RNAcentral holds the full RNA, with entries from ENA, Greengenes and SILVA.
A computed fold for a 544-nucleotide part of an RNA from an uncultured bacterium, annotated as small-subunit ribosomal RNA, 5' domain.

Context: one part of a larger RNA
RNA sequence: GAACGAACGCUGGCGGCGUGCCUAACACAUGCAAGUCGCGCGAGAAAGCAGGGGCAACUCUGCGAGUAAAGCGGCGAACGGGUGAGUAACGCGUGGGUAAUCUACCCUCGAGAUCGGGAUAACCCGCCGAAAGGCGAGCUAAUACCGGAUAAGACCACGGGAGGCAUCUUCCGGGGUCAAAGGGAGGGGAUCCUUCGGGAUCUUUCGCUUGAGGAUGGGCCCGCGUCCCAUCAGCUUGUUGGUAGGGUAACGGCCUACCAAGGCUAAGACGGGUAGCUGGUCUGAGAGGACGAUCAGCCACACUGGCACUGAAACACGGGCCAGACUCCUACGGGAGGCAGCAGUGGGGAAUCUUGCGCAAUGGGCGAAAGCCUGACGCAGCGACGCCGCGUGAGGGAAGAAGGCUUUCGGGUCGUAAACCUCUGUCGGAGGGGAAGAAACUUCCGGUGGCUAAUAUCCACCGGGAUUGACGGUACCCUUAAAGGAAGCAUCGGCUAACUACGUGCCAGCAGCCGCGGUAAUACGUAGGAUGCAAGCGUUGCUC
Numbered sequence: 001g002a003a004c005g006a007a008c009g010c011u012g013g014c015g016g017c018g019u020g021c022c023u024a025a026c027a028c029a030u031g032c033a034a035g036u037c038g039c040g041c042g043a044g045a046a047a048g049c050a051g052g053g054g055c056a057a058c059u060c061u062g063c064g065a066g067u068a069a070a071g072c073g074g075c076g077a078a079c080g081g082g083u084g085a086g087u088a089a090c091g092c093g094u095g096g097g098u099a100a101u102c103u104a105c106c107c108u109c110g111a112g113a114u115c116g117g118g119a120u121a122a123c124c125c126g127c128c129g130a131a132a133g134g135c136g137a138g139c140u141a142a143u144a145c146c147g148g149a150u151a152a153g154a155c156c157a158c159g160g161g162a163g164g165c166a167u168c169u170u171c172c173g174g175g176g177u178c179a180a181a182g183g184g185a186g187g188g189g190a191u192c193c194u195u196c197g198g199g200a201u202c203u204u205u206c207g208c209u210u211g212a213g214g215a216u217g218g219g220c221c222c223g224c225g226u227c228c229c230a231u232c233a234g235c236u237u238g239u240u241g242g243u244a245g246g247g248u249a250a251c252g253g254c255c256u257a258c259c260a261a262g263g264c265u266a267a268g269a270c271g272g273g274u275a276g277c278u279g280g281u282c283u284g285a286g287a288g289g290a291c292g293a294u295c296a297g298c299c300a301c302a303c304u305g306g307c308a309c310u311g312a313a314a315c316a317c318g319g320g321c322c323a324g325a326c327u328c329c330u331a332c333g334g335g336a337g338g339c340a341g342c343a344g345u346g347g348g349g350a351a352u353c354u355u356g357c358g359c360a361a362u363g364g365g366c367g368a369a370a371g372c373c374u375g376a377c378g379c380a381g382c383g384a385c386g387c388c389g390c391g392u393g394a395g396g397g398a399a400g401a402a403g404g405c406u407u408u409c410g411g412g413u414c415g416u417a418a419a420c421c422u423c424u425g426u427c428g429g430a431g432g433g434g435a436a437g438a439a440a441c442u443u444c445c446g447g448u449g450g451c452u453a454a455u456a457u458c459c460a461c462c463g464g465g466a467u468u469g470a471c472g473g474u475a476c477c478c479u480u481a482a483a484g485g486a487a488g489c490a491u492c493g494g495c496u497a498a499c500u501a502c503g504u505g506c507c508a509g510c511a512g513c514c515g516c517g518g519u520a521a522u523a524c525g526u527a528g529g530a531u532g533c534a535a536g537c538g539u540u541g542c543u544c
Stems, first nucleotide, its partner, number of pairs: 001544002004541001006540005013390006019383002021348001026346003030343003035075003040072002048063006082301003091226008101218002106214007114148004123138001125136004156176001158173006184206004189202005227273003234264003239261008276298004280291004303324005326337004354380001356379003362376001363374004393423004403414004427485001429480005442466009488533005493514003499528005509516002
């Protein structure tokens, strides 16, 4: 000098864009943060309104409504969001490998979807319990579950051919095994049947099963790189390798049995300390050094430790079980909980924000769609925490008011500074305009094309119309009044730009270094003046 997620002191007008628990991975009140689908399924309220009956209490019917809530089922919940504890490791970075592998949803192509069955929740009844919750009996449905058939294809073993040193690869053959589904839902019309409720066939859309390929995303393996200590020098028994088996989507001591006795190490094993890694950030002419907040990629974790279940994927932040610590409820028998999600509270600390608005946009989940959900996100709020921009007025105005300070008493200086005159109107204030842009999806209508027996429906494209804004009456614009509301902080001995007076008298004090202060202190304190920077200025900390 530069820099900062800063803090502290004094001061503080406005705006834009960023940014804000670095400490206790300490404990958490409260609310919200993951749902959705009735076009998978069975069932199915109430308030209220209307009408009828009744003297009334009340009752019946219809609408509400096949709506709400609950249940079965599907998809999602493994994303998104947080944190940095652990980890010195194939964790990360980079480059490869997988003939050792998986991939829901999505895209393309091939094949198919047949016949049956038994349950169970909801519900109803009974029972236990303070509660959380649970038990028993009965009824019922499905795109829930199970069995049989079928197999283009896939898988397993066998035989043969080709290739290969081998593991193995590829082709052919027959056989065996395994393995699937729901012809389900919505729409439309035509034909047929009908018990007039509807059903069958055709068609269309969305789904279903299986196989191949793609896309996307992972798993695993390897080379190289990745902090300090040798005052850590030896370490290792599933350890190193083999055989066989198990296990996994998959290779492998990953695991087990047996066999062998190996394996690593001064090019630093083992141990200890510290630490998430990277793109990058800061500094520096560079080389380098330091750092890893915000944003982005990867990893790890979710009260602590362990474990598996479901699933395409988890050993799963807002799922489960066990143990532990802690907190809460209890009828004392027993239960409930996990903010390192967004806000917020206590605590710790020098120190770090609102228990805000909205799904309008972008993105995500579900859905055919309307739409619902979304503390992701978009915005607003708070903080000079940072960067940037603007303002606090402009011109004129005396050989120079008053006043302050100083003086050699002549004067000098504050100082064109003020007053005063003439103007201007940024920001802030008031009034008005501005329903700006952010908007395309979606939906409706029309047209064209496709599917189809079809001019229905449905799908694709095009055109037109309509709806939708949290921010927000915001940005911006206009008008208006008025210099009016808007300057401080540090320093002035040298380094280092800026000097006098008074007070003090080695006292009180200053200080980054040298050093000032013991009676004329440009170094302490105050004042006047000056210098520097400026909505900031200084100090401290930390890095280069």